[in-house]
Small-subunit ribosomal RNA, 3' major domain from an uncultured bacterium, 470 nucleotides, folded computationally. RNAcentral holds the full RNA, with entries from ENA. Rfam family: Bacterial small subunit ribosomal RNA. The coordinates come from a structure-prediction model, not an experiment, and the mean pLDDT is 82.
Context: one part of a larger RNA
Parts: sequence; C1' cells; structure tokens
RNA sequence: UGACGGGGACCCGCACAAGCGGUGGAGCAUGUGGUUUAAUUCGAUACGACGCGCAGAACCUUACCAAGGCUUGACAUGGAGGGCAAAGUUGAAGAAACUCAACGGAGGUUAUCCCGACACAGGUGGUGCAUGGUCGUCGUCAGUUCGUGCUGUGAAGUUUAUGCUUAAGUGCCAUAACGAACGCAACCCUCAUAUUUAGUUGCUACCAUUCAGUUGAGAACUUUAAAUAGACUGCCAAGGAAACUUGGAGGAAGGAGAGGAUGACGUCUGAUCCUCAUGCCCCUUAUGCCUUGGGCUACACACGUGCUAUAAUGGUUAGGACAAAGGGUCGCCAACCCGCAAGGGGGAGCCAAUCCCAAAAAACUAACCCAAGUUCGGAUUGGAGUCUGCAACUCGACUCCAUGAAGUCAGAAUCGCUAGUAAUCGUGAAUCAGCAAUGUCACGGUGAAUAUGUUCUCGGGUCUUGUACA
Repeated sequence: UGACGGGGACCCGCACAAGCGGUGGAGCAUGUGGUUUAAUUCGAUACGACGCGCAGAACCUUACCAAGGCUUGACAUGGAGGGCAAAGUUGAAGAAACUCAACGGAGGUUAUCCCGACACAGGUGGUGCAUGGUCGUCGUCAGUUCGUGCUGUGAAGUUUAUGCUUAAGUGCCAUAACGAACGCAACCCUCAUAUUUAGUUGCUACCAUUCAGUUGAGAACUUUAAAUAGACUGCCAAGGAAACUUGGAGGAAGGAGAGGAUGACGUCUGAUCCUCAUGCCCCUUAUGCCUUGGGCUACACACGUGCUAUAAUGGUUAGGACAAAGGGUCGCCAACCCGCAAGGGGGAGCCAAUCCCAAAAAACUAACCCAAGUUCGGAUUGGAGUCUGCAACUCGACUCCAUGAAGUCAGAAUCGCUAGUAAUCGUGAAUCAGCAAUGUCACGGUGAAUAUGUUCUCGGGUCUUGUACA
C1' cells in the first nucleotide's frame, strides 16, 4: 500500500421490512445432469451454466454413428506432359453417391474442359492456460489516474482529508497543494405540450351527396413528418456562510419530467480456437470429401425455466364495442361458393397512411350451470381427416368425433416487482417449405396494493482500527 475480520462509524440498493403475484405439490412443454446407446455431435456448470450458443434437428442443417464409395480431391492458385473433348440425353447394376456402356458434339488447339505427375488443398482435429476480436460480471457502482510542487531515509503520502451537500470525486467551504485526463453530467434517440410549414393514400366542423368521408368540397380538427419553442431552482417564501434543501406560484411537464442508447482503470489465468482470424502441435488412400439410412427426439430417475389448471372475481352459449405496433410479389390474399372444422375452390386488390394479413381479447349486455372431481380441468388413448414437403414410420403442425388422467391452492425453502409498475388480456415480428413457439423480441387494452423505517439478512461505497496474510 492492499486484502481480510462472526472490529467500529457513516451512507446507498426491491437488500430487508410493508404489500401484490409467483416457484417448490399436479399434468404437459423445454433445457440440463444421470443412465442407456452403434451414435445419443460439441460447447456453457455458484451468482455471471441449465426456453443458454439453437431468430426454428423429418432429409438438408449435422459437426455424431453404421454401411457404400473418392484420393490433387467438394473448394483455390501455379503448372511439365498428354487428350479432343465437356455439359447433356438414354440404358444397366445400385439405397444413393459412385461406376459402366451407347448417343452427343459448341468452340478451334496458347484458353474453357478432361486425364495426369508435382507444388498443394482440406480438417467444426488439440490447446481460450500461446493469442486477436467479441461478450459476460462486479456495475451505470463512483470511482481510476497523470504532470509539477510539498512531506517522508524509503515503500509511499498529499492532490482525492474535516464539515455541509448531491443520484454522482455533483458542488460549496476549508486546505501544501496547483492544474489536468478517463469516468459522472450534458451533447444523441423515443414519449409527454404548443406553434409554423405541408395536405395524400390520412382527416371531416360548416354546405351538398351517399348504404358508407362514398363523391364534390374544405385545410379548421385529428393525424402524419420536418423545423422551432418550452424547464433554467428562472420567480416567490423559509432555512443556510455557500453549495443546496423544504414549501409555493405559474405551467402540458418541476427540481435528473419518463424510458432508451451510452459501461472508467481494472477483476474473475471468467466464456468463446464450433462465427471469424491466428501461433504452435497433430491427420494427409484420412482426423479430408461424397452418399443412403439412423442419431441429436432414447428414459428407472434428479434439478432449472415456463405453460395450463385446480374454478362462480368462474365456465359455456349468443350479441353488439374500443387498440397499438408490425409484415406482405417465389408474397399478403378480399368478396362469393363448398366443407361441422382444419381446409378447398375462386379470383378482385395491393410493391401498400390506398389493398390484404385482421377476428383484437379481457371488458359490457342477456341466458344457462349451483358447489360436484362438476357444463371445472384438459393429459392420455382410439378412429377419421387437412396442409406443407421428393418424403411426416422412427420424428411435423392442425381439425373433427369419442375417451376424459392427475389436480380441491401446494412442506422445508425460495423468486419478481415502487406506477401506467405488478397483475391480467389479447396483437405482431424475426427465424421459417412446414413446425415441435407454452420460447425470444416488440406492441397496445384494463389496471392495483404498500413503503412506519434501516434493528436484522445480502451486496456495494467512504473513513477508521487490528492483523503471525501478500
């Protein structure tokens, strides 16, 4: 100087407390361990692995296994020599790849192409403890340093301490320090208010018109999307040395207005050689390459993360309301017809503020159910189908009929959340032929309770103290 303490002081955080809803019990989905297997590819393992890499494993993907094949190779560059072909079509054997045979014949010999020595290719083989790059974490915590000066024999200290204050090493005061850098804050984006500009595909107050903003018309309103204004403790009061704090006015918004992006010096020899790049090592008729089939989907069990429930604040049936944000030409697919339905037919419109996906759902109104393993719950299983796709057996999703399991609110323990939040209700997108999505990322609708407080638990910051630790 650090680190540590079941030492001390001060401070902060959904850390506890106060509340609301969960997990842990059930069924299923999904990931992991274990076991099994020819293979169940590999990686990730306290927080910071376990709906993680995977924004989508039937083939492909695919790295794994079995079998069948290839050896200058599926891919790249150079190139001695040789050939006149090659692509393609047909046939044979075959699971296919590959192999064999026949046909074929542009171009014109330096080339494309084929054969074939050679150099070389190739490797998701090893090492993340050789590395770059990227990422997680402490932590959006308030810290980490430098120059000169001063103090100390020196390691070092001071600056960066006392006090007040702040979300903040944010400021003020004081001061052997004076300045500066990376962080903090601000500059950036979205939302909340207004003005100006602009009115189409969007809008409709007035005047007509229509089933309908449908058509004239309008440029007010809504909205769209560009510019600007607006918030600064600016004003008032109290306290204070100041910084600032508390209250108030005006205001759409008040003291960081709300959210996002943004992550200092460093720590964990953290993760990744399977995104990519790369040193070294290893394989080279195989640890490379092609193909078919299988596996990654196994199942006594254990754990994590979720979905659906156990019902009446509910279930079922009928009715008629109100969003936002997205996507669409190899696409979204309207009206209409068929089918109980999944879906099929059909073909209008739309490269989209124009057309389509598209029905928002909870809520509301009316009726039934009457406390029951039920008109709760939907697992499982049987049958019949639809769609995608060469192909749904292993192993897809969806529909209809039948079946109708566990489950009556969950032990010890444990998690999230402070406001348009939790809870609850639907909607969209990426990936994608299809889908194992209950996942992920976004969008809006309805919309709470509680916070006396910092004794305790956990984590962190500053100062101080002890130490046989470095």